[in-house]
RNA sequence: GCCCCCAUCGUCUAGCCUGGUCUAGGACGUCAGGUUCUCAGCCUGUAAACACCGGUUCAAAUCCGGUUGGGGGUA
Numbered sequence: 001g002c003c004c005c006c007a008u009c010g011u012c013u014a015g016c017c018u019g020g021u022c023u024a025g026g027a028c029g030u031c032a033g034g035u036u037c038u039c040a041g042c043c044u045g046u047a048a049a050c051a052c053c054g055g056u057u058c059a060a061a062u063c064c065g066g067u068u069g070g071g072g073g074u075a
Stems, first nucleotide, its partner, number of pairs: 001074007010028004020058001031045005051067005
């Protein structure tokens, strides 16, 4: 250089192939409340995410192109 894969809440992850049904869901964690003499545990609730730019479309996390970052292969 070329080819392939990946990028979603603080962390891990589902959804992507098959665009709309949900307000992007779940676990752990954070925070608040309840329970408890206190802590832990348990229960309830809150906040928190689609790497970036552009295109297609009535509608994009999802399709297309490019960029960035990470991983792998190849001489």
Predicted 3D model of a 75-nucleotide RNA (transfer RNA) from a Candidatus Omnitrophota bacterium. Taxonomically the source falls in Candidatus Omnitrophota (Bacteria, Pseudomonadati). Its Rfam family is "tRNA". The coordinates come from a structure-prediction model, not an experiment, and the mean pLDDT is 80.